[in-house]
RNA sequence: GCAGGAGGACGGGCGGUCGCCCUGGUGAAUACCGGGGAGGAAAGUCCGAGCUCCACAGGGCAGGGUGCUGGGUAACGCCCAGGCGCGGCGACGCGACGGAUAGUGCCACAGAGACAGACCGCCUUUCCGGCAACGGAGGGGUAAGGGUGAAACGGUGCGGUAAGAGCGCACCAGCGGCCCGGGUAACCGGCCGGCUGGGUAAACCCCACCUGGAGCAAGACCAAAUAGGAGAGCCAUAGGGUGCCCGGCCUGCUCUCGGGUUGGUCGCACGAGGCCGUGAGUAAUCGCGGUCCCAGAUGGAUGGCCGUCGUUCCGGUUGAUGCAGGCUUUGCCUGCGGAAAAUUGGGAUACAGAACUCGGCUUAUAGUCCUGCUGUCGAA
Numbered sequence: 001g002c003a004g005g006a007g008g009a010c011g012g013g014c015g016g017u018c019g020c021c022c023u024g025g026u027g028a029a030u031a032c033c034g035g036g037g038a039g040g041a042a043a044g045u046c047c048g049a050g051c052u053c054c055a056c057a058g059g060g061c062a063g064g065g066u067g068c069u070g071g072g073u074a075a076c077g078c079c080c081a082g083g084c085g086c087g088g089c090g091a092c093g094c095g096a097c098g099g100a101u102a103g104u105g106c107c108a109c110a111g112a113g114a115c116a117g118a119c120c121g122c123c124u125u126u127c128c129g130g131c132a133a134c135g136g137a138g139g140g141g142u143a144a145g146g147g148u149g150a151a152a153c154g155g156u157g158c159g160g161u162a163a164g165a166g167c168g169c170a171c172c173a174g175c176g177g178c179c180c181g182g183g184u185a186a187c188c189g190g191c192c193g194g195c196u197g198g199g200u201a202a203a204c205c206c207c208a209c210c211u212g213g214a215g216c217a218a219g220a221c222c223a224a225a226u227a228g229g230a231g232a233g234c235c236a237u238a239g240g241g242u243g244c245c246c247g248g249c250c251u252g253c254u255c256u257c258g259g260g261u262u263g264g265u266c267g268c269a270c271g272a273g274g275c276c277g278u279g280a281g282u283a284a285u286c287g288c289g290g291u292c293c294c295a296g297a298u299g300g301a302u303g304g305c306c307g308u309c310g311u312u313c314c315g316g317u318u319g320a321u322g323c324a325g326g327c328u329u330u331g332c333c334u335g336c337g338g339a340a341a342a343u344u345g346g347g348a349u350a351c352a353g354a355a356c357u358c359g360g361c362u363u364a365u366a367g368u369c370c371u372g373c374u375g376u377c378g379a380a
Base pairs, nucleotide, nucleotide: 001376002375003374004373006371007370008369009368010367012309013308014307015306016305017304018303020037021036022035023034024033025032026031039351043362044361046360047359048358049357050356051215052214053213054212056247058246059245060244061243063211064210065209066208067207068082069081070080071079072078083097084095085094086093087092098206099205103204104203105200106199107198119146120145121142122141123140124139125138126137127136128135129134154172155171156170157169158168159167173196175193176192177191179190180189181188182187219266220265221264222263229257230256231255232254233253234252239251240250241249273292274291275290276289277288278287279286280285310349311348312347313346314345315344316343317342318341322336323335324334325333326332327331
C1' cells in the first nucleotide's frame, strides 16, 4: 500500500428575522424579564419489567416460554466470560447447545436389504456335459470387494483363513468404568475394557426451570345529559366477581335489546435518571464521592426565510517532483502531466418524528472519523 475482521463516535453547527408549545417571576394580564423544547434508532410491537385495575394472587390443571456451564441484572428469550460443535489461511463469526436405553411415529425413490439382507460376486462340495480349461443345476460357508442410495450391523492398515469377517493386533472414533489428574462447573487429558445395530425431537413426546389476568384507549375525579326505558331469569346451599377447577373472601343482582354522555382535570415525567472522578472485577456490571434537571403535545408544538460554516460530488485558476523536444547549455523556452495547499462556480446532504416510562433484541441508514487485530505485497 491492498484486502479483511471487531468495537466506538458524529450524522449537523452559528447568526439574524418572523412564528409556535411548556414553564418561572411581577396583584392580574394578550405586556415585560428569564429558562427549556425529538432519536440512535423515536421504527417493529418481538421479549422483560415498573405502574394501574380485577377484594386472595393460595393450591392444582391447561396453555405458553426457555434449554451447555458459571456470573451480571429489577427481570428477560438480554449482556459478559468460558466449554463443545460447525465455517474460515487467520483475526473472527454462527449455534433451535437437555434426552433417541420411557414410549409412539417417519426415513420417499433407488436398492437384495433402511434395524434390515444376498443383486453381481468369492470359496467349497455333489451330479451332468467336456481331453482339459470351463459351463449348467443343487447343497454349505461368506458380507472383506463391486453396485444402489443422503445414509448400508464402526474406519484405515497388517496378519490370518477354503474364501472371508474385530477372528487377532496397531492406531483412531464411539460406548462403558465403585479408576486417576486439572477445572466452581460445562468439560479436557490419561488409564482399563467387551470389540461396538443408524438418523430424526425446528416430529409427537419425556425431563428441568419459569409463568394469575387485562392493559395508559390502564385507571381516578369533576361537570353535564338522557328513556324513574322494555323484556327474560335467580331467590341466598342460587347467581355474579378478568383462562379453567378447588378453596377462601365479597355481594342484590345476572343476561338480551335500546337510549344518553365522545366535555374537562389528573395520571404526564425526579427516574432501576444523565454526566464527571475514583475503587473492585478478565468483563458484563457494582460501590463511593461530586454535579445537573435536559419535551410533555391532545387534529396533536419544536417550524419558515436569509446568510455563513462543516461534510461530499462535478468543474475552473495558480501549481511541485518528473518526462519529451529545441537552443545561445552550470541555464532558458515550448509541450505533456498533475502532488500538496490556496482560491472560485454550481449541485447534494442519509434512515427518519416522542404520545406512560425504562432495560434489551431486530430492522433501516448518504457520508466522515477514531482505536486495536488478521492476511498479503514491499521498503528501511
Molecule: Bacterial RNase P class A
Organism: Dehalococcoidia bacterium